[in-house]
RNA sequence: UUCGAUAAUAGCAAACUCAUUGAAAGGUGGGGACGCAAAGCUACGGGCCUAAUGAGAUAUUUUCUACGGCAGCCGGGUUACCGAAA
Repeated sequence: UUCGAUAAUAGCAAACUCAUUGAAAGGUGGGGACGCAAAGCUACGGGCCUAAUGAGAUAUUUUCUACGGCAGCCGGGUUACCGAAA
């Protein structure tokens, strides 16, 4: 530097669920494992979710809006365990 075994040692934890927090999306903690070789960190680019706030339309419920989120959607950046090959 490239790669990831049927090796070893560790690690993380989807859905669901309980508690908590939040307007919501979502977050955090417990239980739980579908998966993950960066499923560590980072909203920088794209994407996606929400719409409090603000604005518009309407005739009463609808559209837009991120200063809110998602890193387990794809890239980028950055750090790193074990092993293999060169």